Large-subunit ribosomal RNA, domain I from a Eubacteriales bacterium, 548 nucleotides, folded computationally. Rfam family: Bacterial large subunit ribosomal RNA. RNAcentral holds the full RNA, with entries from ENA. Its mean pLDDT, the model's own confidence on a scale to 100, is 86. NCBI's taxonomy places the organism under Bacteria, Bacillati, Bacillota, Clostridia, Eubacteriales.
Context: one part of a larger RNA
RNA sequence: AGCAUAUGGUGGAUGCCUUGGCACUAGGCGCCGAAGAAGGACGUGAUAAGCUGCGAAAAGCUACGGGGAAGAGCACAUAUCUAGAGAUCCGUAGAUAUCCGAAUGUGGAAACACAGUGUUGGUAAUACAACAUUACUGUUUGGUGAAUACAUAGCCAAACGGGGGGAACUAAGGGAACUUAAACAUCUAAGUACCUGAAGGAAAAGAAAGUAAAAAAACGAUUGCGAGAGUAGUGGCGAGCGAAAUUGCAAGAGGCCAAACCAAAGAGAGAAAUCUUUUUGGGGUAAGGACUAGAACAUGGGAAAGAGGUUGGUAGACGAAGAUACCUGGAAAGGUAAGCGAGACAGGGUAACAGCCCCGUAGUUAAAACCAAAGUAAACCCUACUAGAAUCCGGAGUAGCACAGGACACGAGAAAUCCGGUGUGAAAGAGGGAGGACCAUCUCCUAAGCCUAAAUACGACCUAGUGACCGAUAGCGAAUAGUACUGUGAGGGAACGGUGAAAAGAACCCCGGGAGGGGAGUGAAAGAGAACCUGAAACCGUAUGUUU
Numbered sequence: 001a002g003c004a005u006a007u008g009g010u011g012g013a014u015g016c017c018u019u020g021g022c023a024c025u026a027g028g029c030g031c032c033g034a035a036g037a038a039g040g041a042c043g044u045g046a047u048a049a050g051c052u053g054c055g056a057a058a059a060g061c062u063a064c065g066g067g068g069a070a071g072a073g074c075a076c077a078u079a080u081c082u083a084g085a086g087a088u089c090c091g092u093a094g095a096u097a098u099c100c101g102a103a104u105g106u107g108g109a110a111a112c113a114c115a116g117u118g119u120u121g122g123u124a125a126u127a128c129a130a131c132a133u134u135a136c137u138g139u140u141u142g143g144u145g146a147a148u149a150c151a152u153a154g155c156c157a158a159a160c161g162g163g164g165g166g167a168a169c170u171a172a173g174g175g176a177a178c179u180u181a182a183a184c185a186u187c188u189a190a191g192u193a194c195c196u197g198a199a200g201g202a203a204a205a206g207a208a209a210g211u212a213a214a215a216a217a218a219c220g221a222u223u224g225c226g227a228g229a230g231u232a233g234u235g236g237c238g239a240g241c242g243a244a245a246u247u248g249c250a251a252g253a254g255g256c257c258a259a260a261c262c263a264a265a266g267a268g269a270g271a272a273a274u275c276u277u278u279u280u281g282g283g284g285u286a287a288g289g290a291c292u293a294g295a296a297c298a299u300g301g302g303a304a305a306g307a308g309g310u311u312g313g314u315a316g317a318c319g320a321a322g323a324u325a326c327c328u329g330g331a332a333a334g335g336u337a338a339g340c341g342a343g344a345c346a347g348g349g350u351a352a353c354a355g356c357c358c359c360g361u362a363g364u365u366a367a368a369a370c371c372a373a374a375g376u377a378a379a380c381c382c383u384a385c386u387a388g389a390a391u392c393c394g395g396a397g398u399a400g401c402a403c404a405g406g407a408c409a410c411g412a413g414a415a416a417u418c419c420g421g422u423g424u425g426a427a428a429g430a431g432g433g434a435g436g437a438c439c440a441u442c443u444c445c446u447a448a449g450c451c452u453a454a455a456u457a458c459g460a461c462c463u464a465g466u467g468a469c470c471g472a473u474a475g476c477g478a479a480u481a482g483u484a485c486u487g488u489g490a491g492g493g494a495a496c497g498g499u500g501a502a503a504a505g506a507a508c509c510c511c512g513g514g515a516g517g518g519g520a521g522u523g524a525a526a527g528a529g530a531a532c533c534u535g536a537a538a539c540c541g542u543a544u545g546u547u548u
Stems, first nucleotide, its partner, number of pairs: 001547009015533001016498002020470002022467007029459002031165002039100003042055003046078002050074002061094006070082003105114003115134007136162009169200001170198001172196003184236001210219002223250005233241002254451003257395001261282009288393003291388004300382003310373005316365003324337004339356002341345001347359003400424004405419003410436001431446005485492002505532001508519004
């Protein structure tokens, strides 16, 4: 030194566990902000570094309701207090809420510095202090007011708004490439990722210039799901892309203007009648209307608002049955014996495995206050018909066309339809558009104005639950952490769980400077001793044997 056996150290695998995650289901809820948000800084405790809470009224203050014995957060210590005159705690509504931050008096290297004005306090007077106010911008109104006479611009003030944030979802404006096509260019990926501004609890869409049918019907806004259908189509007819009608469901809801016409007021023209024009009110809206005549003044509806009441939510309350006996054990919930409940044998805890020990569970039940839903009453708003047909109205730089694009499942194609760019440019209801080039016939509809709940999407958030999901190198990056650390910065970004049933956490003695150890004691166990469950391997020893 090797090997073997035994026994240790080191190390932290494995097993078991779960405070944390992951995915999903059901229901709820869904915006916050100049009344200063989201997010922070700094403070705040008897002692106080971190987290949590709170804000100079600072782990809190007030009221109301619940609750009923301990309490002063995590947090285990000492001190001092609070509490049946009801604390702590839970819920509802308030008060307070420093500084920064859209940050808004001005400045600024965020959490700082320095001001103006007014009022009050204070001083003999200054000083000083407190409170309030002072950003920009839109709309409206009022005031003031240049060059320049009227005026206008400008300026000033007031009121009401805006500004910033938000997980995904929404519509819109922009908009890739990798990749596929077994290369690659049209194509695909994909209008995806990403960027931008905007909105809401949803958004968008939406009451037909519709869908259709083809000698001949029918339907009746939008949205979402199933079928139609990987069909018809489209496509270097490659790779691929990929409808619609129709039908079954969910949900259902339709309205308002412009105009014609009437009236009033103002302005202008005119000798006047009257005409033109502006504003406001009525009228009216595709069962077209105005207009004329007649009849009626009822009925029905309402998306805005919704007393009282109802239901639900935001704290809670009641809630069955073993103190059974014996055995093992440190401990009974285990075993044996003999009982009981069950609208409750979901689950968790209790010294091992508990329906009957505890918390709960099934079931029943509760609100002073606040919130929500449906919705009654009252109030408010809207609402008709018949006949006539002369006249009037029925959305213009619009429709259409040309050129070049984009969107439509549809790549320019026979290419309709829709959208905007450039140019051109109608008709006026005997009008106009569509029915996939185009024309005729026929059918359907009435563009160039606006609004509209529900069914739908998503999950930052709340409640209840589920898992052939993970179990500490797993599961979120995170058993809390965007921390420690790192980078000038944008940014990058960890690791660390387990004594025991209970600290009963080892009084006292001994060795030692201490660390540490030996006794003693606790405990079922200390080979559970805090570097603490189990404690593998690598690696390092000790003892014995053996080989060289």